[in-house]
Context: one part of a larger RNA
RNA sequence: CGUUGGAGUAUUGAAAGGAACUUUUUCUAGUACGAGAGGACCGAAAAGGACACACCAAUGGUGUGCCAGUUCUUGUGCCAACAGGAAAUGCUGGGUAGCUAUGUGUGAAGUGGAUAACUGCUGAAAGCAUAUAAGCAGGAAGCCCACCUUAAGAUGAGUACUCCUUAUUAUAAGAUUACGAUCAGAUUAAUCGUUAAUAGGUAUCCGGUAUAAUGUUGAGUAAUCACAUAAGCUAAGAUAUACUAAUAAAUCGAGAG
Numbered sequence: 001c002g003u004u005g006g007a008g009u010a011u012u013g014a015a016a017g018g019a020a021c022u023u024u025u026u027c028u029a030g031u032a033c034g035a036g037a038g039g040a041c042c043g044a045a046a047a048g049g050a051c052a053c054a055c056c057a058a059u060g061g062u063g064u065g066c067c068a069g070u071u072c073u074u075g076u077g078c079c080a081a082c083a084g085g086a087a088a089u090g091c092u093g094g095g096u097a098g099c100u101a102u103g104u105g106u107g108a109a110g111u112g113g114a115u116a117a118c119u120g121c122u123g124a125a126a127g128c129a130u131a132u133a134a135g136c137a138g139g140a141a142g143c144c145c146a147c148c149u150u151a152a153g154a155u156g157a158g159u160a161c162u163c164c165u166u167a168u169u170a171u172a173a174g175a176u177u178a179c180g181a182u183c184a185g186a187u188u189a190a191u192c193g194u195u196a197a198u199a200g201g202u203a204u205c206c207g208g209u210a211u212a213a214u215g216u217u218g219a220g221u222a223a224u225c226a227c228a229u230a231a232g233c234u235a236a237g238a239u240a241u242a243c244u245a246a247u248a249a250a251u252c253g254a255g256a257g
Base pairs, nucleotide, nucleotide: 001153005164006163007162008161009160010159011158015150016149017148018147021049022048023047024046025045026044027043033038051107052106053105054104055103059101060100061099062098066094067093068092069091070090071086072085073084074083075082076081110145112144113143118138119137120136121135174252175251176250177249179193180192181191182190198245199244200243201241202240203239204238205237207234208233209232214228215227217226218225219224
């Protein structure tokens, strides 16, 4: 821009894409077959491999400052206690949320349809024969459907419901910007917002770390240890709470044939 007024919500599915895999074991059955050695078709079940999608409850990883330890150094006058730096975390031990695999879950289901090679039934032309000429049947990991995704620019532009209605340099329904955000995200887009728990704050917790400072307390010559103290601190998490901010506003957007 189109879809023949403008919008919102829900849809149909022409068409397109994806997926499609496979092994082993058990039963049938040591049966059929075979002198024996050996050893099935058909049918039923289980366990896997690779692949795909999703997820983070558990197992792990990461988690650049959440907690602790520790060395050198600078500073806060000194001790103590802290803070900064140490080749984009000084080093080390752990680790929430999120993300994640090597982890977990799920999937490939079909007495379906039409067929290929091939195998048949009935059957003439051609008194026979012949799966074919009329007619009928079977038959593949392949084709179609079924499964998952996209999908009306499918210009053949589809369908249903609902909303707006006499205004004329402006508005309606509606949409966008803006503002605060996110289970979204490169940007756009999507999703949510005062009829509100969206972000921040605050409170209580979960989880993490590992027992803070301080003490005219106790033990020890002292280093140090014990006790108050499972303490203190604590990111992204949970619940609650309108305390602060989602304000104020602007822009676009209809009368058809």
This is a predicted structure of a 257-nucleotide part of an RNA (large-subunit ribosomal RNA, domain VI) from Lepocinclis ovum. The full RNA is in RNAcentral, with records from ENA and SILVA. The gene name in the source record is rrn23.